[in-house]
């Protein structure tokens, strides 16, 4: 501390994922040990059993049993002593309000944290002070009787006290009255005294002593209670201030509500609570309501700040089957207490009863999911008790669970033939790996055995002493404080020591291995199966899915899942944002609130400083210590940013108080405005009417057409009638706050703005709520209506055409009132205020100079614009009228869709508007800019694109390829291909089919036998193949036996061989296309965050990124162009096989001599460079004329093909990974196929005819080839060609005639003397072999066809057309294919349109790149939602019924021991039961509100590889 993901690419904006830490977890694989923690997060569900609170006999009465010992005895017992003043019960006292659970309920003074109680109260404890005399009636237990199944009563009697009641006494204390201080927040607190009143207690246990026979009494004492009172601690009780969830789609709650008086009431203040009286009181700082929640100290995280969270442990609350009540009590409305109600489980004789694990433990249940019906009071702590001790599922402590942390072990050393195996291989070896074997050695906090063995125990008691107090006569007795010595351990014979045995025993896994993210290969599968946290993988080479090996993290664990906080500055106080990404309200007024100019005093609230109180312990943090160490555990310190008091500073903000005048605002004075209201008035021009002239068309459109018109349109010319609207001035001009404002007057009026003075003194800004105002459409009454015009009709377009166009045409649009309230209400930019260089226009006032005036020019001040500096912006772009530097106050934002929707509430006549959400679903959605591509965008340019010609296809017969069909095969393979691969399928070839054969094969290499090699040959067979004769022997070396190389030919195998099988989308080479283009890039700069850009764009030019000029670019490569070839002149060499001008010969053939002059050959040069000349042109490159030349602007053709594209072809040329066949998908072989044929299409031929055909004569080529060959030439054959044959390995002989043309001559416009297919008939020739299925040649047939629809190809000159020759493959076979040359043309005005193409600009939602993207219904399936007659629950107001237990009140004629009067008896006092009345829970009746759940239908919504219609948006998206 980042990281992935939107794009071709970038930067942004923005969301989704990860990586990190952490848990009371859980679920998967796997598990050795130990410490020390933790361990129902769900159903506050339901609970069997057992146990979790009891003690005290030194408070009190009363008292067993069994079983013993002993005597007795009728032998049936019975009696005495122990057991025992013991158990079990009662009465009292204390304790049960603590400890332990649990988090339902609560948003609450419940908690926190700081106060405050002068408004309280506190048992047991501690100190003081003062008591503690003296009486009386009771009631349990406990006896009888009795009721009841049981729980459990009832009545009679009997008794004791530290139970209970009176009296007395009152140092305190309370209540009253009075004087007198202090102190005060003026309410009272409080001291002192004096009167008067009221109120207490209980005794047990020891030691001594005195009386007394004795019981039992008295004294004195210690100790433990007891009572009054004051004080302290401790615990509480009430209260206040501060602080901490969500919903405003909850805006208004409230009647005891808020207050006062009075009374009750409580410990205590207090409407707590009641009667009266007043009407308060809370709430935008969020009251009331809904929701959810126990709060904290802390924990997790986090750099902090924050977020989340409240398990354990600790503090408080609160609950205790649910709802209500009191009781007692110091204390409870009380978990293991009591009442009543419900639900619910048990019992039960049906009458009635009993119960409450959210105490430890333990069942059911629910859940993903959380333990043992365990031991102990030994410690620590509580309860009683004087004490012993007794109780204690508080605690200690075991047990079970890897739930967490921590710490140990699983072995150490040495060991290389790098065994074996695995796994990968380029077959070389690489790796698992010193790993393991094997050798030595260890023996842990492991294991299993054996022995020692702690600590945790101090105590209290007991005993013996000592010392000290009280007290006494005292050394008893009692307390205290010591010493010694007893006595006490569940854990547990555990911790921890020692020794044995024992190294492979009992001990290593899990998850990942495309990227983020650290770790790679094979294999197996084949968009299957399955992975996936986010990009994403997986459709025959998967590092992503499943195994395997190998690594690579962590480790007794690892890894998923669920949450939390971080990364997230994506809630932003630290520490964002709003022009275009989300996000400024349409706009103004102005309330609350926030902010607020100078200056002086004065507070000292904020604000700083300092002391102090607190902020519990434990946690964290430091320091030290203690368990071998770590977890953990002690002891200390610091820390806790926070609250409270107290004393201090006063800059600065606030308060008060006093001044200023620069903000503000008023008074005077001027002048511009479509500022706005009324009322009124002009002129043009459409309609319409009325008349006139006139007359056939008007209108309209891309073109029509509905439509008007002969009943007179339209045009035209006068009259007139109406609405609406104001040409021109008109202007990035003017005003208003925006909406928005335009003819002219005249009234009413709001605002700005200049000017100069004079006043008033902060009066200001902003503004949530809240009033107002608000285009256009739309409503609602009433009017109005010329033009225009939704709807709507026609007519057209169209595949439709409910659209754009035309024609018509109602609302509307106009005007008064009333609504609505919205808009790309845009500057897409909220008020205000200060502050930051500039320039320039326009426009309002004003100064100033100047003018006859108006202008210019200087300057002030408002307002409007453009252009640009810093400077900000993601970029685009803003830029004194900021989007700049600052501050103030407001609004609004927080991924894309659902959705500005539903539901609610508010507004509205409605249409609808404000406010405004989830579920669900993607990973994206977007902004700016970039480079391309595209465009029914521009602009410039070019191409035989067009256009101008010419000839052609496309019609017709034939060839040739394809596609389809067909077939055993019609092999395969290209598809912008189609006379392509194939420069040549009768067999071969051949790769296809059918059938016959083979299986180490056609090949190399070892090893082995056998022959040399070779030839010639027979028979079976379709061959392939089998199977025989023959003839014939070299070379080398030799010890003559042989052996040896080549070479045949068998044999064993193995390693292998073969494959035109499969992948061209695994590839290499090779091509093809764009491309008869002119482009493609790069270094260095330099510009820009970046992608890129500039270069390479601009101005000219060019055939060209060809030059030139300019330019933040300079240079430079690959292409262009040159260089090469070749073809056009010339020169020069050379002169045979070429030539043949001149001399001679001659058979008349350059044939011979003889000569190279010339053709011509082939080599070497030379020539053309925009050199020259004008003229344009920037003085430039280039252009344009021209001149010379054999050729002039690239002379002609030709080879030459940038970066790239098309996963473009080719595994069937050739290599080649992978994969596949392996007696076969290999090899041989025969026949057959590839040649089919209803039918399409694409090249081509060859005609259709006179620019021709026939015949016949007669010229003139260039280029090639030839020995398995080309042949002359004579000769036979009509021919095709046979037999002969010279020459020629070629400038030399031969193919070879070139044809067209010329010349002559016949056809005479016809299916022909055109045209030649088709068929029959006989041949030739290659060739083993032409039947499928060759060409040719001869007779003989004589088809279609008479110029070819749409539509489309070629071609700009030696080109097109025509003519023919010749080549390469080839045994043969050419209408195709590549070359040759002959004759040899038209036409281009031009670049508007068609097709490619180049460059620059421009829009984009495209980038697979327009064959691109994408939109909405319809249908299908799935999901979530909203509505919905209802219907079911839930909760909660109101209103009334009803009213249990219960306190309160009142009654009490019934009932009553204790005090009082009385002799009694009575009655009283003082109470009780019962009655009653208020309050009230549960119940129950009626009316509402809210949530929820569910539903026939129904809405719309989202989601889903190839559905259906159209085609709305993206480019001028074809109607912006």
């Nucleotide at each position: 501390a980042g990281a992935g993901u939107u794009u071709g690419a970038u930067c942004c904006u923005g969301g989704c994922u990860c990586a990190g830490a952490g848990c009371g977890a859980a679920c998967g694989u796997u598990a050795g040990c130990g410490g020390c923690g933790g361990g129902c997060u769900u159903a506050a569900c339901a609970c069997a059993u057992g146990c979790a609170a009891g003690u005290c006999g030194a408070g009190c009465g009363a008292g067993a049993a069994a079983g013993u010992a002993c005597c007795c005895u009728u032998c049936g017992g019975g009696g005495u002593g122990c057991g025992a003043g013991u158990a079990a019960a009662g009465c009292g006292g204390c304790g049960u309000a603590c400890g332990g659970g649990u988090g339902a309920g609560u948003a609450u003074c419940a908690c926190g944290u700081g106060g405050g109680u002068a408004a309280c109260c506190u048992g047991c404890c501690c100190u003081u002070c003062g008591g503690u005399g003296a009486g009386g009636g009771a009631c349990a237990a406990c006896a009888g009787c009795u009721c009841g199944a049981a729980a459990g009563g009832g009545c009679u009697g009997c008794u004791a006290a530290u139970a209970c009641c009176g009296c007395a006494u009152g140092c305190g204390u309370c209540g009253g009255u009075g004087a007198c201080g202090a102190c005060u927040u003026c309410g009272g607190u409080u001291g002192u005294u004096a009167c008067c009143g009221g109120g207490a207690a209980a005794g047990g246990c020891g030691g001594c002593u005195c009386c007394g026979c004795a019981a039992g009494g008295g004294g004195c004492u210690g100790u433990c209670g007891c009572c009054g009172a004051a004080g302290g601690a401790u615990g509480g009780g009430c209260u206040c201030g501060c602080g901490g969830c969500c919903c405003a789609u909850c805006a208004g709650c409230u009647u005891g509500u808020u207050g006062g008086u009075g009374a009750g009431g409580u410990a205590a203040u207090a409407g707590c609570u009641c009667a009266c009286c007043a009407a308060g009181g809370c709430u935008a700082a969020g009251a009331c309501g809904g929701g959810u929640a126990g709060c904290u100290g802390g924990u997790c995280u986090g750099a902090g700040a924050g977020g989340a969270u409240g398990a354990u442990c600790a503090g408080c609350c609160a609950c205790a089957c649910u709802g209500g009540g009191a009781c007692u009590g110091a204390g409870a409305c009380a978990c293991g207490g009591c009442c009543c109600a419900g639900a619910c489980u048990c019992c039960u004789a049906c009458g009635g009863g009993a119960g409450g694990c959210a105490g430890c433990a333990g069942u059911g249940g629910g859940g993903a999911a959380u333990a043992u019906u365990g031991g102990a009071c030994a410690a620590u702590g509580g309860g009683c008790g004087a004490a012993a001790g007794c109780c204690u599922g508080a605690u200690c402590c075991a047990g079970c669970c890897a739930c967490g942390c921590c710490g140990c072990g699983u072995g150490u050393g040495c060991g290389a033939u790098g065994a074996a195996g695995g796994u990968c291989u380029u077959c070389g070896g690489a790796u698992c790996g010193u790993a393991a074997a094997g050798c030595a050695c260890u023996g842990u906090u492991g294991a299993g055995g054996a022995g020692g063995g702690a600590a945790g125990a101090a105590c209290a008691g007991g005993u013996a002493g000592c010392a000290g107090g009280a007290a006494u006569a005292a050394u008893a007795c009692c307390c205290u404080g010591u010493u010694g010595c007893u006595c006490u351990g569940a854990c547990g014979g555990u911790a921890c020591c020692u020794c044995c045995u024992g190294a492979g025993g009992u001990a290593a896994g899990c998850a990942c291995u495309g990227g983020c993210c650290a770790a790679c290969u094979c294999c197996g599968u084949g968009c299957c199966a399955g992975c996936a946290g986010c990009c994403g993988c997986g459709g025959u080479a998967a590092u992503a899915c499943g195994g395997a090996g190998g690594g690579u993290g962590c480790a007794a664990a690892c890894g998923u899942u669920g949450c939390u906080c971080g990364g997230a500055a994506c809630c932003a106080u630290u520490g964002g944002g709003c022009g275009u990404a989300a996000a400024g309200c349409g706009c103004g007024u102005g309330u609350a609130g926030g902010c607020g100019g100078u200056u002086c005093g004065u507070u000292a609230a904020g604000u700083c400083g300092a002391g102090u109180g607190u902020g519990a312990a434990a946690g964290c943090c430091c320091u030290g210590g203690g368990c071998u160490c770590a977890a953990c555990c002690c002891a200390g310190g610091a820390a806790g940013u926070g609250c409270g008091c107290u004393c201090g500073a006063u800059a600065c903000u606030g308060g008060c108080g006093g001044g200023c005048u620069a903000g503000a605002g008023u008074a005077c004075g001027g002048g511009a405005g479509a500022g706005g209201g009324u009322a009124g008035u002009g002129g043009a021009a459409u309609u319409c009417c009325c008349g006139g002239u006139g007359u056939a068309g008007a209108g309209g459109u891309g073109a029509a057409a509905u439509u008007c018109g002969u009943a007179g349109a339209u045009a035209u010319c006068g009259g007139g009638a109406g609405g609406a609207a104001c040409a021109c001035c008109a202007g990035u001009g003017g005003c208003g706050a925006a909406g928005g404002c335009g003819g002219c007057u005249a009234c009413c009026u709001g605002g700005a703005c200049c000017g100069a003075u004079a006043c008033u003194g902060a009066c200001g800004c902003u503004g949530a709520g809240a009033c107002g105002c608000g285009a256009a459409a739309g409503c609602g009454u009433g009017g109005g209506u010329a033009g225009c015009a939704a709807a709507c009709a026609g007519g057209a377009u169209u595949a439709g055409a409910u659209a754009c166009c035309c024609u018509g045409g109602u609302a509307g649009u106009c005007c008064a009132c009333g609504c609505c309230g919205u808009a790309a209400a845009c500057g897409a930019u909220g008020a205000g205020u200060g502050c930051u260089u500039g320039g320039u226009g326009c426009u309002g006032c004003g100064g100033g100079u100047a003018u006859u005036g108006a202008c210019c020019c200087c300057u002030g001040c408002g307002g409007c614009g453009c252009c640009g500096a810093a400077g900000c912006u993601a970029a685009c772009g803003c830029a004194u009228u900021a989007a700049g530097c600052a501050c103030u106050c407001c609004g609004c934002c927080u991924g894309g869709g659902g959705a500005g929707u539903a539901c609610g509430g508010c507004c509205g006549c409605a249409a609808g508007g404000c406010u405004a959400a989830a579920a669900c679903u993607c990973a994206a959605a977007g902004g700016a800019a970039u480079u391309g591509a595209c465009g029914g965008g521009g602009g410039c340019c070019c191409g035989c694109a067009c256009a101008a010609g010419c000839g052609g296809u496309g019609g017709a017969g034939c060839a040739u390829g394809u596609g389809g069909u067909u077939c055993a095969a019609u092999u395969c393979g290209a598809c912008g291909a189609c006379g392509c691969g194939a420069a040549g399928a009768a067999c071969c070839u051949u790769a296809c089919c059918u059938g016959g054969g083979u299986u180490g094969g056609a090949a190399c290499c070892c090893u082995c036998c056998c022959g040399a090699a070779u030839u010639c040959u027979g028979c079976a067979g379709a061959g392939a193949u089998g199977u025989g004769g023959a003839a014939g022997u070299g070379c080398c070396c030799u010890u003559c036996g042989g052996g040896g190389a080549a070479c045949g030919g068998g044999a064993u195998g193995u390693c292998c061989a073969g494959g035109u099988g499969c992948u061209g989308c695994a590839u290499g080479g090779c091509u093809g296309u764009c491309g008869c283009c002119a482009g493609c890039u790069c270094g260095u700069g330099u510009c820009g965050u970046g992608a890129g850009a500039u270069g390479u764009u601009g101005g000219g030019u060019u055939a060209a990124g060809u030059c030139c000029c300019g330019c933040a670019a300079c240079g430079a490569g690959c292409g262009c162009a040159a260089c090469c070839c070749u073809u056009g002149u010339c020169u020069c060499u050379a002169g045979u096989u070429g030539c043949c001008a001149u001399c001679g010969g001659u058979u008349c053939g350059g044939c011979c001599g003889g000569g190279c002059a010339c053709u011509c050959u082939a080599g070497a040069g030379a020539g053309a460079c925009u050199g020259c000349c004008g003229g344009u042109g920037u003085u430039a490159a280039a252009c344009c004329g021209g001149a010379g030349g054999a050729a002039g602007g690239u002379g002609g053709g030709g080879a030459u093909g940038a970066c790239g594209u098309c996963a473009a072809g080719u595994c069937c040329u050739c290599g080649u990974g992978g994969c596949c066949c392996u007696u076969a998908u290999g090899c041989c072989c025969a026949g057959g196929g590839c040649u089919a044929c209803a039918c399409a299409c694409g090249u081509g031929c060859u005609a259709c005819a006179a620019u021709g055909g026939c015949c016949g004569c007669u010229a003139c080529a260039a280029a090639g080839g030839g020995c398995u060959g080309c042949a002359a030439c004579a000769u036979c054959g009509c021919g095709a060609g046979g037999g002969g044959a010279a020459g020629c390995c070629a400038a030399u002989c031969c193919c070879a005639a070139a044809a067209a043309a010329g010349c002559g001559g016949c056809c005479u416009c016809a299916g022909u003397u055109c045209g030649g297919a088709u068929u029959g008939a006989a041949g030739u020739c290659u060739g083993c072999a032409a039947c499928c299925c060759g060409a040719c040649u001869u007779c003989a047939u004589g088809a279609a066809g008479u110029u070819g629809g749409a539509a489309u190809c070629g071609c700009u000159a030696g080109u097109a057309a025509u003519c023919g020759c010749c080549a390469a493959u080839c045994a043969g076979c050419a209408g195709g294919u590549g070359g040759c040359g002959g004759u040899g043309a038209a036409u281009a005005c031009g670049u508007u349109c068609c097709c490619g193409g180049g460059c620059c600009u421009u829009g984009u939602a495209c980038a697979c790149a327009c064959c691109g993207c994408c939109c909405g219904u319809c249908a299908c399936a799935c999901c979530a939602u909203g509505g919905g007659a209802g219907u079911c629950g839930g909760u909660u107001g109101c209103u009334c019924c009803a009213g249990a237990a219960g306190u309160g009140g009142c009654u009490a004629a019934g009932c009553u021991a204790a005090c009082a009067c009385g002799c009694a008896a009575g009655g009283g006092a003082a109470g009780c039961a019962g009655g009653u009345c208020c309050c009230u829970a549960a119940g129950g009746a009626g009316u509402g509100g809210c949530c929820g759940g569910u539903a026939a239908c129904u809405g719309g919504g989202g989601u889903g590889a190839a559905g259906u219609c159209g085609u709305a948006a993206c480019a001028a998206g074809g109607u912006a």